Predicted 3D model of a 544-nucleotide part of an RNA (large-subunit ribosomal RNA, domain I) from Phocaeicola oris.
Model confidence (mean pLDDT): 82 of 100.
Rfam family: Bacterial large subunit ribosomal RNA.
The organism belongs to Phocaeicola, within Bacteria.
The RNAcentral record of the full RNA draws on ENA.
[in-house]
Context: one part of a larger RNA
RNA sequence: GGCGCAUGGCGGAUGCCUAGGCUCUUGGAGGCGACGAAGGACGUGAUAAGCUGCGAAAAGCUCCGGGGAGGCGCACAUAGCCUUUGAUCCGGAGAUCUCCGAAUGGGACAACCCGUCCGUUUGAAGAACGGACAUCCCCGCAUUGCCGGGGAAGCCAACGCAGGGAACUGAAACAUCUUAUUACCUGCAGGAAAAGAAAACAAAACGUGAUUCCCCCAGUAGUGGCGAGCGAGCGGGGAACAGCCCAAACCGUCGGGGUUACGGCCCCUUCGGGGUAAUAGGAACGGAACCAUGGACAAGAUCAAGGCGAGCGGAACCCCUCUGGAAAGUAGGGCCGUAGAGCAUGAAAGCUGCGUACGCGCAGCCUUGUGAAGUCUUCCGUCUUCCUGAGUAGCGCGGGUCACGAGAAACCCUGCGUGAAAUCUCCGGGACCAUCCGGAAAGGCUAAAUACUCCCAAGAGACCGAUAGUGAACCAGUACCGUGAGGGAAAGGUGAAAAGCACUCCGAACAGGAGAGUGAAAUAGUCCCUGAAACCAUGCGCCU
Numbered sequence: 001g002g003c004g005c006a007u008g009g010c011g012g013a014u015g016c017c018u019a020g021g022c023u024c025u026u027g028g029a030g031g032c033g034a035c036g037a038a039g040g041a042c043g044u045g046a047u048a049a050g051c052u053g054c055g056a057a058a059a060g061c062u063c064c065g066g067g068g069a070g071g072c073g074c075a076c077a078u079a080g081c082c083u084u085u086g087a088u089c090c091g092g093a094g095a096u097c098u099c100c101g102a103a104u105g106g107g108a109c110a111a112c113c114c115g116u117c118c119g120u121u122u123g124a125a126g127a128a129c130g131g132a133c134a135u136c137c138c139c140g141c142a143u144u145g146c147c148g149g150g151g152a153a154g155c156c157a158a159c160g161c162a163g164g165g166a167a168c169u170g171a172a173a174c175a176u177c178u179u180a181u182u183a184c185c186u187g188c189a190g191g192a193a194a195a196g197a198a199a200a201c202a203a204a205a206c207g208u209g210a211u212u213c214c215c216c217c218a219g220u221a222g223u224g225g226c227g228a229g230c231g232a233g234c235g236g237g238g239a240a241c242a243g244c245c246c247a248a249a250c251c252g253u254c255g256g257g258g259u260u261a262c263g264g265c266c267c268c269u270u271c272g273g274g275g276u277a278a279u280a281g282g283a284a285c286g287g288a289a290c291c292a293u294g295g296a297c298a299a300g301a302u303c304a305a306g307g308c309g310a311g312c313g314g315a316a317c318c319c320c321u322c323u324g325g326a327a328a329g330u331a332g333g334g335c336c337g338u339a340g341a342g343c344a345u346g347a348a349a350g351c352u353g354c355g356u357a358c359g360c361g362c363a364g365c366c367u368u369g370u371g372a373a374g375u376c377u378u379c380c381g382u383c384u385u386c387c388u389g390a391g392u393a394g395c396g397c398g399g400g401u402c403a404c405g406a407g408a409a410a411c412c413c414u415g416c417g418u419g420a421a422a423u424c425u426c427c428g429g430g431a432c433c434a435u436c437c438g439g440a441a442a443g444g445c446u447a448a449a450u451a452c453u454c455c456c457a458a459g460a461g462a463c464c465g466a467u468a469g470u471g472a473a474c475c476a477g478u479a480c481c482g483u484g485a486g487g488g489a490a491a492g493g494u495g496a497a498a499a500g501c502a503c504u505c506c507g508a509a510c511a512g513g514a515g516a517g518u519g520a521a522a523u524a525g526u527c528c529c530u531g532a533a534a535c536c537a538u539g540c541g542c543c544u
Base pairs, nucleotide, nucleotide: 001543002542003541004540005539006538007537008536009535015529016493017492020464021463022461023460024459025458026457027456028455029453030452031155032154039100040099041098042055043054044053046078047077050074051073061094062093063092064091065090066089070082071081072080105114106113107112115133116132117131118130119129120128121127135152136151137150138149139148140147141145159190160188161187162186163185164184170177174225200208201207212239213238214237215236216235222230223229243445244444245443246389250273251272252271255268256267257266258265259264278423280388281387282386283385285381286380287379288378294377295376296375297374303369304368305367306366307365308364311360312359313358317333319332322329334351335350336340342354343353344352394418395417396416397415398414399413400412404430425440426439427438428437429436480487481486500528503515504514505513506512
């Protein structure tokens, strides 16, 4: 020096564990904010650095309800307090709530600086304290005032609608095309949004009858440098179902104007009545009926029921043997069960504790039903007159969108131009024309079925178990890095209980150790469960 064995050190794998995650289900909630939010800064404790709570009334104050013996957060100490005159704690309502932040009196390098007016303190001034003082929009008026009233703003995970809008990529290159009407940016909204009551579809029929979503139709018909690809509709089956209101004609009317022969007439405007459809309807005209009955209602008083809700009740072994540090294990005997879900307790408990099944429940909130009040609602005839959404429909040019790339390209949208008709009318049925069929544009509203989950409650898992699972089980979006946008960790486990080693000794020692003691165990001593390997050391054996 090598090999082997043993014993240690170092190290932190493995096993076991779970305080945290992940993915879902059902129900709820779907907003917060000038009554100052979200998010912060700074304070606040007897001692107080951090976290949590709270706000100069500061780990808290008041009231109501619950609860019933301990309590003064994490946090295990000392001191001192509170509490059956009911504390701590839980639910509800209120009070207080510094400064910054939309931040709003003005300013500013957020958490700071400086004002004006009124008031209070003061004899007065200064100063301090309290209140008011931003902008924009809408409405109002005996007062037109920088008056009064109302509103907005900012934040927020996804879902929604609208406006703008890529590229990598694919086409085995690349340009039309694709990726994709995606990512991303902007505006706006709701608990959903959007869409929606036919100028719709069909197809020769005795047709369907708002919209939305799902399954088929169907990877079909199509579209496509007919490449890569893109990709319907009709129809069928389901989910859910709900229909309505204006504009106009006509009548009345506030205000203003014109004209007048002062009787009135005309024009503009406000508001009310009326009215809303396709076998056209309505107005006007004529007739019948009628102010009550009935019907409908998406808005809704009251009452009732149910749900949630701080919580309350809630069965059965203090039985016994053995092992053990410890019994819930083992052996024996018993009991409850609408409860043998689960967790905890010194190992493995239906009957020890918390619970569970089941039953009950304040305030308050929610849902459903009820339906006071309210709103709407009749029929016939005539076809004489009037009305029925205009820079609209259509057309040309340029684009976009439709599964459809300009194509035979309809339909839909519109930047520029042009520009109708009036029921003997107009639009559509995929160029276009005729017949036929379907419908009535150029105004509006509309639950449900659908989408999502920052959040709350309850629950589930052939999900993870500390290099996994969230980046984060632990004081993590922290430490740290970066000028910045931004990037972004590592780090869990003594023991049943701290019983966390009194005391002695070695030592310079508040280092470390040897005894002693605790404990079932200290090779469980806080660097603490188990404690692999690499690596290091010591002892012994063999070889060189």